[in-house]
Context: one part of a larger RNA
Molecule: small-subunit ribosomal RNA, 5' domain
Organism: uncultured bacterium
Formats: sequence, C1' cells, structure tokens
RNA sequence: GAUGAACGCUGGCGGCGUGCCUAACACAUGCAAGUCGAACGAAGCAUUUAAGAUCGGAGAUUCGUCAAAGAUUUUUUAUGACUUAGUGGCGGACGGGUGAGUAAUGCGUGAGCAACCUGCCUUUCAGAGGGGGACAACAGUUGGAAACGACUGCUAAUACCGCAUAACAUAUCGAGGUGGCAUCACCAUGAUAUCAAAGGAGCAAUCCGCUGAAAGAUGGGCUCACGUCUGAUUAGCCAGUUGGCGGGGUAACGGCCCACCAAAGCGACGAUCAGUAGCCGGCUUGAGAGAGUGAACGGCCACAUUGGGACUGAGACACGGCCCAGACUCCUACGGGAGGCAGCAGUAGGGAAUAUUGCACAAUGGGGGAAACCCUGAUGCAGCGACGCCGCGUGAGUGAUGAAGUAUUUCGGUAUGUAAAGCUCUAUCAGCAGGUAAUAUAAUGAAUCAACUGACUAAGAAGCCCCGGCUAACUACGUGCCAGCAGCCGCGGUAAUACGUAGGGGGCAAGCGUUAUCC
Repeated sequence: GAUGAACGCUGGCGGCGUGCCUAACACAUGCAAGUCGAACGAAGCAUUUAAGAUCGGAGAUUCGUCAAAGAUUUUUUAUGACUUAGUGGCGGACGGGUGAGUAAUGCGUGAGCAACCUGCCUUUCAGAGGGGGACAACAGUUGGAAACGACUGCUAAUACCGCAUAACAUAUCGAGGUGGCAUCACCAUGAUAUCAAAGGAGCAAUCCGCUGAAAGAUGGGCUCACGUCUGAUUAGCCAGUUGGCGGGGUAACGGCCCACCAAAGCGACGAUCAGUAGCCGGCUUGAGAGAGUGAACGGCCACAUUGGGACUGAGACACGGCCCAGACUCCUACGGGAGGCAGCAGUAGGGAAUAUUGCACAAUGGGGGAAACCCUGAUGCAGCGACGCCGCGUGAGUGAUGAAGUAUUUCGGUAUGUAAAGCUCUAUCAGCAGGUAAUAUAAUGAAUCAACUGACUAAGAAGCCCCGGCUAACUACGUGCCAGCAGCCGCGGUAAUACGUAGGGGGCAAGCGUUAUCC
C1' cells in the first nucleotide's frame, strides 16, 4: 500500500459499488419455462339464425275459440381479440447457480480438418400430385388407499405411413481435365438404383408456413505444437498396453470397440506414484524484473443428492426430463408410492463472518405467437450492512472583564482560551410544504427524484487512537518488580513524560484502532 474481511469503541447525509471465503451440509413454504385456438378434434361460455314445446294473454270474437309482445326450454345455424384438459409445433441444450472433481478428454497462445455437423436467420434454384390406417381427448366398463392405470368403442390434424414425381443429393460402375501435401481434392460428365412435401389466415391481393438441393453466417466437434504448482524420503511404468491388417461404430479421424499378427511404447529433458489446485483476461503490490492471487465483471471448462445408463432432438448423455442402483427425507389402507434450492428469497446447522420468504416486466434482453399479448427471481429497481471508494456537513464573522469551572503552581501566576457567553449573519445536509423535468416515447414509469421554488430554526449531526526512542505530541496524582504495559528496544522494586486516572497536547476523522493475509 491492498482486502469479498472480522473484532473493539463510535456513528449525521448522499452517490456508486459490493456482501456464505466455512458444510458440493440438510432443506419447510412460495416463485424461477413456457407459449401457440391463424396446426387439430372436442368441451364450455356469450351472442345469434330457424323450427318445435310449455307458459303468457295486449286484443279480436259468430262466445265455440283465435291470438301479438314477452318469458322458459329442446333441437338447430352461425359468430367470437372468448376459455382450455388433450393431440400437434417451437422452446425446456439459452438464461441463472456452484467450483466438488480435474495437473490434462482442462485452460492460454498459435495452427490444422484433403476427417466433420449446424435448428432458427440470410441468399439462390427446384417443388408441394394422389391416397391410406391409427392413437389421445371423449363415452362406457373396471383395478388401486394413493401415485397411477387396464379393457372396449368413436374421432381430427401442419401427428403417422405407403405410392407418384425429382436432382447440382446419396450409393455403385465408367471415361476426361485441373491441382495438390501421401491417403487424395476439385471441375464438367455418362449409366443404373434410392429417397420429398402440409397446410393455415384472408373476399381477394397476399402473408405465414412445408419439401429437396447449393452457398453464407452463427454455433459447435476433432487433431497438432508450445506453455501451465510441489515432492526422488516416489525410479522404473504400461497389457488394448505400442503399432499393423481387416471389420464394427461415429457427424467425423482414431484401440473409440472387436478378431488376428508383431513386441513394441513412456522415462533423470523426471515417466509412474503421491499431495495440492478449476484455467485465463485480469486483480494486488513493485521504478521495473518479479512475487502473490483468480471475490465481483468477461471468456472457456466441469458439475447439478452419490454412481451408472441411454431416450428424444439440429444440439444433452439434459440443474427445475426419463430409467436403474445407493444413502437420506416424507406419505401409506403395508400392497406400494413421492422428493432433490451448487436458481431467487428464506430455514436449520457450521462459523470470527456475509442481506429481504420485497416491487415490476416501465427499460434492456430472451422464449412462444401473424399479431394483440403471455411468460421471464434473466434483468431493472427498492430493502438491510460505514463492507469499500468518493463527496458533503456538524456552522460563519465579531467578541478580553482574558468571565466562571477545571488542572497546575515557587500562591505572584500559568494553561484550557476567541474557546465560551454576548452581538451580527448564513441555511449546505437533515426535517416541512410545492409544482415540474429526466430515465421513453407516437403511447406505456416498477422505482428514483439531480435540478428548482417557499417557509422555518444554530438548531438534529464527533469520535477513535496515541504522547520513553523508533514517531508528531508532557505535566500532576495513584501504584510500588505489585497491578499492569509491550510491534522491537524495553518500562514498573516510593519522586514512573513507558502502568492507571485527570488536565493538556499530537494524529486521523464518520470513522479510528486491533487481528489475519499478500506485495
């Protein structure tokens, strides 16, 4: 000098930051990922068309009856920024958290892929013909305490499946050219075979989608070189091990996996083993070289109660998905089930120690949607904490009878001290009252209020450490090697500037000291 700090004493205001470093310990409760009715059937609600029935009874009447308005109800037609359990689509692989593991399947820097993939987005080319069968929802029956099912029957689609058509796609075979870095790559080209599609809205125009292909962009995957802590009181290590051949597998290369063959491969330039650790941009310090560190912010990686596994998908081996096993917690009718805060708050525990079960989607961004809009503990704000940095204030001028009080004294005085009081002012901040900008504009403000205006009162606002030397700052009393102090030297045993108290002084100041750690 610095800190994600803690402790002691003290504490007025504001701005901007920042806040579980320990138990990757266990979690009550609420919220954190939905959305689309312009993909689909169905149900409901409201309005509505038409018909019927039951009431009703203005009126008419030949007294037998006939009857408008209106009400209720059944069936039916259509409409709706209407609602939504289900099918379907997109999104739940982003965003958010944590650092357990990992010393290299990581990270950083620089290359390579002639060994690769890429939803949504952009550009270009071509296309969308004609059919089929189901399954939810629903209805019925039924099992179970529940969670959740089972059976029978009906039904729609942008759900599912054939057929047709198609190439610059894929596969096989063939011939030509160009190039390279070995396998080869690229260009044009012939034959055969294989593979597509979905509609919706609108009066329409058209718009939003769908299928195949080529390119781009973005995002990823893989490979290589170099760098990346400590220990030799760890010296040998390895058997899919090292390589080949042939297969399998993958988006793709590869012992990634398998059969066979060979016996290799790594290592004092430190293998193997053990310990520790997420890495980096950065941050702290230093003139620099360096040393230490990796909170917050940004990039990458890994993980999601522990271990394993795959499914779906453009993308996961998936934090708020699935299956299995383990531990733990909860429910149970004992047969069986449910759960996962290292998301935001919050609780218990651990600890020297770390916050609210807040407001809003107004802004920025994300998901869905044609849109309106919905969702968003991302985010924007507010709350708490002097935890840090920065700024401001706690008054200004005048005022000597040098008041009183206090301390000291050689009793004359000296110090506190222009300090106070008194007089004259001011109003920053806080408090009170008021309107109006700005963050956001065409409109929309959760939250905040810079700035402005007015009135009012010196009032509401100073402490902490130190005073032997280092080191700025001295006297009195008490104590008497006691009590105590102390960073080092060292003080204290009867005149202690070093202990305790007081007066005075010095330093810093809403802080001041101490402790811890780094330079």